[in-house]
Molecule: Bacterial RNase P class A
Organism: soil metagenome
RNA sequence: GGUGACCGCGUCGCUUCCUUCGGGAGGCGCCGAGGAAAGUCCGGACACCGCAGGGCAGGACGCUGGGGAAACCCCAGGCGGCGAAAGCCGACGGAAAGUGGAACAGAAAGCAGACCGCCGGCGGAGCAUCUCCGGAGGUUCCGCCGGUAAGGGUGAAACGGUGGGGUAAGAGCCCACCAGCGCCGCGGUGACGCGGCGGCUCGUCAAACCCCGUCCGGUGCAAGGUGAAGCAGAUCCCGUUGACGCGGCCCGCCGAGGGAUCGGGUACACCGCUCGAGCCGUGAGGCAACUCCCGGCCUAGAGGGAUGGUCACCCUCGACAGAAUCCGGCUU
Repeated sequence: GGUGACCGCGUCGCUUCCUUCGGGAGGCGCCGAGGAAAGUCCGGACACCGCAGGGCAGGACGCUGGGGAAACCCCAGGCGGCGAAAGCCGACGGAAAGUGGAACAGAAAGCAGACCGCCGGCGGAGCAUCUCCGGAGGUUCCGCCGGUAAGGGUGAAACGGUGGGGUAAGAGCCCACCAGCGCCGCGGUGACGCGGCGGCUCGUCAAACCCCGUCCGGUGCAAGGUGAAGCAGAUCCCGUUGACGCGGCCCGCCGAGGGAUCGGGUACACCGCUCGAGCCGUGAGGCAACUCCCGGCCUAGAGGGAUGGUCACCCUCGACAGAAUCCGGCUU
């Protein structure tokens, strides 16, 4: 921990006695914590706010299909990441609407950029060679001008990657393959996948503002309603020129009381309250989540707030913990 017996406690039903008629005590019988009753993180039912109205603001969610009352829920699938695999994880719409960010490092970080390197031209200097002694071409170094994004270096990220051709050196400049983008075809309900063609093209951040789509009024059972008992008002403020009220603002609506501080009284009973998107079994549909048919069952409802103790037996030797309006999830 489980099962059984006995005792105790609580709700309910029946019954006996007592009663100040409100109830109290006893007996018998049924039932009496959990998968999470928890965290209160989501979503509802229900109740009230007048109808829960319109707009703005604000918030939540965000691949596809299905399920579900709904959901930060579940199932199946797609894509991406990790992994040897089983599998696990993903705020997973939009960066050719706009605004903006990218620290440090670095030459340059947004229609980028020349620090080193490579290459060309011009000028100067040195060296050796040739010479018809006027020069010529070669090579090294320096300066200036220009080309270049292949290489180095910085970075999380450097305007596709690898290889070949090409070139003064280089470069999608050209070609092949790959990645990306666009178009077409085929398959799929779809996310998407596969194939072909095209011109060569820039990326990143939307848990930054924003854009698009869907949804959202507020407060929570101390909601809220009924009955009974009791009390004492005072001061101030707002209001028919519309207060309070639909708790962000405006419109629209309503129509006579409302609010604050101090003081006084009560703090009792009943309803809401547990039969419900319920549980169990069989069958059917579906990959599944789930749905449907039939049959059966009633399974805590307290309000100082019950659920504990003893004994016996058994095992896998007993964790987390306990209802408070109810239900579906998630998490621990």